[in-house]
């Protein structure tokens, strides 16, 4: 240096909740905090699932027409890798 290995050890990550910021929301970021995870709870929204629905479409209301608030339904180019699968990467000892 490469391969193998990853049981033990070191190390690492950080749910709920709180505060602040951000966002229409789901959520995300930082600090505190630990429910868990640890060979990938590292990275990646590619497929499925799930969450949200600003915008869009439809309906209700209203109306002479148009515009239009509220409400209801549908919808992802939003979100989640700590839901699953796939892809990429990956510590030391030991051999």
């Nucleotide at each position: 240096u490469g391969a193998u290995g990853g049981u033990u050890g070191g190390a690492g990550c950080a749910a709920a909740c709180u505060u602040u910021g951000u966002g229409a929301a789901a959520g995300c970021a930082a600090a505190g905090g630990a429910c868990g995870c640890u060979a990938a709870a590292g990275c990646u929204a590619u497929g499925g699932g799930u969450c949200u629905a600003a915008g869009g479409c439809c309906g209700u209301c209203g109306c002479g027409c148009a515009a239009g608030a509220c409400c209801g339904g549908c919808u992802a180019g939003g979100a989640u890798c700590g839901c699953c699968a796939g892809g990429c990467u990956a510590c030391a000892a030991g051999u």